The prediction has a mean pLDDT of 81. SAM riboswitch aptamer (S box leader) from Spirosoma fluviale, 100 nucleotides, folded computationally. The sequence was found by an Rfam model in a public genome assembly. Rfam family: SAM riboswitch aptamer (S box leader). About the family: The SAM riboswitch is found upstream of a number of genes which code for proteins involved in methionine or cysteine biosynthesis in Gram-positive bacteria.

């Protein structure tokens, strides 16, 4: 780095330190000097690998705003003063595991 695969409506905080922008891109909406985001440290939550006769426990990633915060494209069905609301997919994303 790109492939291959599972899951993605629940969960779970503090303090430090840093300084402005952050929610993956694009529109919307949020979040933010009453310091967001990021680092560290400690607490927690439990996807996934390991443990194992099973389940724990301990270990390795990870996660700890908002349905993957909403939308974006197809498909089906309602609604038609229309460009809305619904449900499924695919796309693309973010983890984890795997072979290269």
């Nucleotide at each position: 780095u790109a492939c291959u695969u599972a899951u993605c409506g629940a969960g779970a905080a503090a303090g430090a330190c840093c300084g402005a922008g952050g929610g993956a891109u694009g529109g919307g909406c949020c979040c933010u000097a009453u310091g967001a985001c990021g680092u560290c440290u400690u607490a927690g939550c439990a996807a996934c690998c390991u443990g194992u006769a099973a389940u724990c426990a301990a270990g390795g990633u990870g996660c700890u705003a908002a349905c993957u915060c909403c939308c974006c494209u197809c498909u089906u069905g309602g609604a038609u003063a229309u460009g809305c609301c619904a449900a499924g997919a695919a796309u693309a994303g973010a983890u984890g595991a795997g072979a290269a």